[in-house]
Context: one part of a larger RNA
RNA sequence: GUCUGCGAGUUAGUGUUUGUAGCAAGCUUAAGUCCUUCUGGGACGCAGGCGUAGCGAAAGCGAGUCCGAAUAGGGCGUUCAGUUGCAGGUGCUAGACCCGAAGCGGAGGUGACCUACCUAUGGCCAGGUUGAAGCGUGAGUAAUAUCUCGUGGAGGACCGAACCGGUGAAUGUUGAAAAAUUCUCGGAUGAGCUGUGGGUAGGAGUGAAAGGCUAUUCAAACCCCGUGAUAGCUGGUUCUCCUCGAAAUGUAUUUAGGUACAGCGUCGCAUGCUGACUGAGGGGGGUAGAGCACUGAAUGAACUAGGGCCCAUACCCGGGUACCGACUUCAAUCAAACUCCGAAUACCCUCAGGUGAAGUGCGGCAGUGAGAAUAUGGGGGAUAAACUUCAUACUCGAAAGGGAAACAGCCCAGCCCAGCAGCUAAGGUGCCAAAAUGGCGCUAAGUGGAAAGGAGGUGGGACUACUUAGACAGUGAGGAUGUUGGCUUAGAAGCAGCCACCAUUUAAAAAGUGCGUAAUAGCUUACUCAUCGAGUGGUCCUGCGCCUAAAAUGAUUGGCGAUAAGCGUCAUACCGAAGCUCUGGAUGCACAUUUAUGUGCGUGGUAGAGGAGCGUUCUCAGUGCCUUGAAGCCGGAUGGUGAUUGAAGGUGGAGUGCUGAGAAGUGAGAAUGCAGAC
Numbered sequence: 001g002u003c004u005g006c007g008a009g010u011u012a013g014u015g016u017u018u019g020u021a022g023c024a025a026g027c028u029u030a031a032g033u034c035c036u037u038c039u040g041g042g043a044c045g046c047a048g049g050c051g052u053a054g055c056g057a058a059a060g061c062g063a064g065u066c067c068g069a070a071u072a073g074g075g076c077g078u079u080c081a082g083u084u085g086c087a088g089g090u091g092c093u094a095g096a097c098c099c100g101a102a103g104c105g106g107a108g109g110u111g112a113c114c115u116a117c118c119u120a121u122g123g124c125c126a127g128g129u130u131g132a133a134g135c136g137u138g139a140g141u142a143a144u145a146u147c148u149c150g151u152g153g154a155g156g157a158c159c160g161a162a163c164c165g166g167u168g169a170a171u172g173u174u175g176a177a178a179a180a181u182u183c184u185c186g187g188a189u190g191a192g193c194u195g196u197g198g199g200u201a202g203g204a205g206u207g208a209a210a211g212g213c214u215a216u217u218c219a220a221a222c223c224c225c226g227u228g229a230u231a232g233c234u235g236g237u238u239c240u241c242c243u244c245g246a247a248a249u250g251u252a253u254u255u256a257g258g259u260a261c262a263g264c265g266u267c268g269c270a271u272g273c274u275g276a277c278u279g280a281g282g283g284g285g286g287u288a289g290a291g292c293a294c295u296g297a298a299u300g301a302a303c304u305a306g307g308g309c310c311c312a313u314a315c316c317c318g319g320g321u322a323c324c325g326a327c328u329u330c331a332a333u334c335a336a337a338c339u340c341c342g343a344a345u346a347c348c349c350u351c352a353g354g355u356g357a358a359g360u361g362c363g364g365c366a367g368u369g370a371g372a373a374u375a376u377g378g379g380g381g382a383u384a385a386a387c388u389u390c391a392u393a394c395u396c397g398a399a400a401g402g403g404a405a406a407c408a409g410c411c412c413a414g415c416c417c418a419g420c421a422g423c424u425a426a427g428g429u430g431c432c433a434a435a436a437u438g439g440c441g442c443u444a445a446g447u448g449g450a451a452a453g454g455a456g457g458u459g460g461g462a463c464u465a466c467u468u469a470g471a472c473a474g475u476g477a478g479g480a481u482g483u484u485g486g487c488u489u490a491g492a493a494g495c496a497g498c499c500a501c502c503a504u505u506u507a508a509a510a511a512g513u514g515c516g517u518a519a520u521a522g523c524u525u526a527c528u529c530a531u532c533g534a535g536u537g538g539u540c541c542u543g544c545g546c547c548u549a550a551a552a553u554g555a556u557u558g559g560c561g562a563u564a565a566g567c568g569u570c571a572u573a574c575c576g577a578a579g580c581u582c583u584g585g586a587u588g589c590a591c592a593u594u595u596a597u598g599u600g601c602g603u604g605g606u607a608g609a610g611g612a613g614c615g616u617u618c619u620c621a622g623u624g625c626c627u628u629g630a631a632g633c634c635g636g637a638u639g640g641u642g643a644u645u646g647a648a649g650g651u652g653g654a655g656u657g658c659u660g661a662g663a664a665g666u667g668a669g670a671a672u673g674c675a676g677a678c
Base pairs, nucleotide, nucleotide: 001678002677003676004675005674006673011094012093013092014091015090016089017088018087019086020085021084022083023082026050027049028048032044033043034042035041036040054061055060064076065075066074067073097236098235100233104226105225106224108223109222110221116200117199118198119197120196121195122194123193124192125190127159128158129157130155134151135150136149138147139146163187164186165185168183169182170181171180202218204214205213206212239613240612241611242610243609244608249262250261251260252259253258263368264367265365266364267363268362269361270360271359273356277353278352279351280350281349282348283347289341290339291338295335296334297333299331300330301329302328306324307323308321309320310319311318371396372395374393375392376391377390378389379388380387401412402411403410416585417584418583419582421581422580423579427575428574429573430560431559432558436572438570439569440568441567442566453547454546457544458543459542460541461540462539463538464537465536466535474531475530476529477528478527480504481503482502485499486498487497510525514523515522586603587602588601589600590599591598592597593596614667616664617663618662619661620660621659622658623657624656625655632651633650634649639644
């Protein structure tokens, strides 16, 4: 892991409610006793309980009573059938649906064969090294001291086996081993190691002290008991079909993943037009917008009180000002905590329609109280987040189907069943791949299939200037004279700079547009003529494109590919879903008939409420089958929406079904479920 078996809302008591049965202003027995055909049944038993009257603390009074001075007023009553069984739902008390702690307690017990310490009695420590005290000889001293050499053999002394330990590393890490092996390393006459017997224990022992150790167990051992401790937590909770169908909100909470009440669901009873919605009428408001009349913010101008600076001044007066500037005026603005104004919606009330998608009241039973995305209006944040927090709507949640390549929350659309029938929605119609290789324009970028910003890309529109008295562009020619204007300067001659910018000849030609020279020179432009022969410039609005555009494994409009099969627009046709229709069938509710049919509206669904059934074991009653073959097993025709039913045939070899009641140890795939097998 698989298979087989086992495995979870039970029982008792007591409330409440629904159904049903008996009796009914009453209903009912408990313990017990007696009888009996004795796990059973019947009779007795009226003690007690509930109801029939309440109010008051009570005395008490009584359809009333209490408070009260009250005949006032108010509170609670006075109308309304109960009670006892049985069955179902559910609350409470019990282990109370099942499994699961870490823990707490016991004047209950077992452990020192591991280990800690103690105690009694034994054992063990190769070999080598060092050479303390003391003593002796000699030297030495007045005598000591001191020194030399020897002797001697001390030490928690040295090196190093056994022995004890366990420093570092590698291996091992489903090991050879639930701590080891190998190499390496520490102690090794000592506070040493060790054998045997004995002692100390659970809030206790022992501890050269690490909360260490006390039998692979220690911040309180192990076994048993209280014990089915408790678990607002996790997991699991077993057959079918039908009807309806939520919530993830508010308030409160030692409360935030729990709970109570309300909200939303379901079932029953009652009510009977009250409901959503629509129309009409009547309301209040201060949002969006707008505005500047208030409160504030904020720009420019005019005017100007006041101030600064300069001049003037002994003082008082004064003058100037390209400085600042209140108030006032004009122009143009801004505001969640501004408003002279002010919607659409929404909300409230009245009337009418509205038999429904309903509404309301009472009662039984819930679940929910972690929500999510999208769109819109706001707050927080950075006008960040698949962020967070409100409001409104919608979908998902609890919703399948079609579209968006794929894709809970987007778009379309709400799946009773069957059909090789039809029409559509969103979205599509080159091929993959069902359906158009439609019309007119635009795009040239594979744009489509990334932004601010930038640009003689290109289409459309508007305005404007020049133009056959010849424009724009090109080409040919001219582009001169006073003069090198004056000044400045080393020089300054159109062209460093300053001033002026005249005049003449002309078709036209600057006191010179740019390049250039040291300065000249030279080139060129303006301007003019000729040639040419029809449009040429500028500004604004707008459609579609261009650049901007760099990432790490191989790229992507879904792919192929396409110049439309891209974009805009117009028209027609078609495809396209579990939508709608058609045909047949099932079922819920309602209404009709008429008693089995018809009509209408329905039949997605998690938590959950309600209803109807299938199957298992046993009991009672009835009725069957069976050696001419029961149950069980294999098989699976047939019936049923389904749980299920179970013909033939085979196997098997002795019991077993059906109908009607009743009672449950009554249904497994999950619980890191339990046991067994493989």
A computed fold for a 678-nucleotide part of an RNA from a Verrucomicrobiales bacterium, annotated as large-subunit ribosomal RNA, domain II. It matches the Rfam family "Bacterial large subunit ribosomal RNA". NCBI's taxonomy places the organism under Bacteria, Pseudomonadati, Verrucomicrobiota, Verrucomicrobiia, Verrucomicrobiales. The prediction has a mean pLDDT of 86.